[in-house]
RNA sequence: CUUAGAUCAAGGCAAACCUGUCGAAAGAUAGGGACGCAAAACUAAAGGGACUACGCUUUCUAUGCCGAAAGUACGUCAGCCAGUUACCGAG
Numbered sequence: 001c002u003u004a005g006a007u008c009a010a011g012g013c014a015a016a017c018c019u020g021u022c023g024a025a026a027g028a029u030a031g032g033g034a035c036g037c038a039a040a041a042c043u044a045a046a047g048g049g050a051c052u053a054c055g056c057u058u059u060c061u062a063u064g065c066c067g068a069a070a071g072u073a074c075g076u077c078a079g080c081c082a083g084u085u086a087c088c089g090a091g
Stems, first nucleotide, its partner, number of pairs: 003091001005088001012037002017032006035079001041084003047081002049077003055072006
């Protein structure tokens, strides 16, 4: 330095769920709480994938509103894959 993850040491993060707040929602955030994680650190149009649809477009219904359906993301998810960076020290 590279690859990978045995051991040791220092530790770290925090799923589901509950409560508060924000949001149309997906979801985020604070506290509690631990299912797990060797990257569960960072990166979200400008790699892929997934989720939501306030608004917008189209169609149906309808006298007209209302209602229903489909599509649509630089709205959301990195604890989906991926990219970048990193502790330890056997090989």
Molecule: c-di-GMP-I riboswitch aptamer
Organism: Paenibacillus rigui